[in-house]
Context: one part of a larger RNA
RNA sequence: CUGGGUGUAAAGGGAGCGUAGGCGGGAUCGCAAGUCAGAUGUGAAAACUAUGGGCUUAACCCAUAAACCGCAUUUGAAACUGUGGUUCUUGAGUGAAGUAGAGGUAAGCGGAAUUCCUAGUGUAGCGGUGAAAUGCGUAGAUAUUAGGAGGAACAUCAGUGGCGAAGGCGGCUUACUGGGCUUUAACUGACGCUGAGGCUCGAAAGCGUGGGGAGCAAACAGGAUUCGAUCCCCUGGUAGUCCACGCCGUAAACGAUGAUUAUUAGGUGUGGGGGGACUGACCCCUUCCGUGCCGCAGCAAACGCAAUAAGUAAUCCACCUGGGGAGUACGACCGCAAGGUUGAAACUC
Repeated sequence: CUGGGUGUAAAGGGAGCGUAGGCGGGAUCGCAAGUCAGAUGUGAAAACUAUGGGCUUAACCCAUAAACCGCAUUUGAAACUGUGGUUCUUGAGUGAAGUAGAGGUAAGCGGAAUUCCUAGUGUAGCGGUGAAAUGCGUAGAUAUUAGGAGGAACAUCAGUGGCGAAGGCGGCUUACUGGGCUUUAACUGACGCUGAGGCUCGAAAGCGUGGGGAGCAAACAGGAUUCGAUCCCCUGGUAGUCCACGCCGUAAACGAUGAUUAUUAGGUGUGGGGGGACUGACCCCUUCCGUGCCGCAGCAAACGCAAUAAGUAAUCCACCUGGGGAGUACGACCGCAAGGUUGAAACUC
């Protein structure tokens, strides 16, 4: 390299949009670049291969043939690929009528709870643990009542429920806004799929500037435990957690399962839609879309997967190729930094 693979053995990019490229629906008419067939020329000799011959054999040498699987010119074929024209509607999209939803952004509002402050009642404890102590409290705590301040999160509903490409999204209202699904079949007429580079988004932690700071809480301090205890437990407590703007670009970013399409038994739960009967709830049906469980064929090393495939096929991208060294060194690019991306070798088993 070929091949074989990528749920768990090494291996799916964190996700989307999309450039080049690769691949691409039905019918028909041309062209003839690919393709196929014929002819001509060329493809030096030697070597290789086959047959025969010569040195006593062999190596070696000689002859003949084939081959040199290529290139050029030319004549034709038109199924397939390509290309140009015409056309179609089932792929894709638009329109119309509906519809579910924690999808996003911004603003406003709400109640419960914690903490703090003020005032009242009230008196000696509170708190904490396996047990304690540090801590708080006669300067009146804890408890309880009333009032106030402030920040953060939104109990119940809540559901292997919903929405989103992923990260993720949960009090209520309003404004703006993205996508999906169903029905219809009016319109366009292959406009599609994938996607190296590229661009955008991207939890938490972290970073910069300015705010904010109730609770929680790395670091840190003290008390315990212990042989020791730089831990687990307790009392405190700063960054941070929150907001705005800007960076970072990573996660067990997981379904450890790339995207798209076609195809292949069933059963059952659930969300959305459609249809039928019905006064309605309820009920019945469903070639529809999503989300779970079980399960046949098939697949699989097994576990298991099984129409949401890890089955059967197809297109495109990404990735793997023994363990360690190492996701390290060096270089390059990016970053304020932390660091990230790309990514070896010696050596060793």
RNAcentral holds the full RNA, with entries from ENA, Greengenes and SILVA. Small-subunit ribosomal RNA, central domain from an uncultured bacterium, 349 nucleotides, folded computationally. Its mean pLDDT, the model's own confidence on a scale to 100, is 86.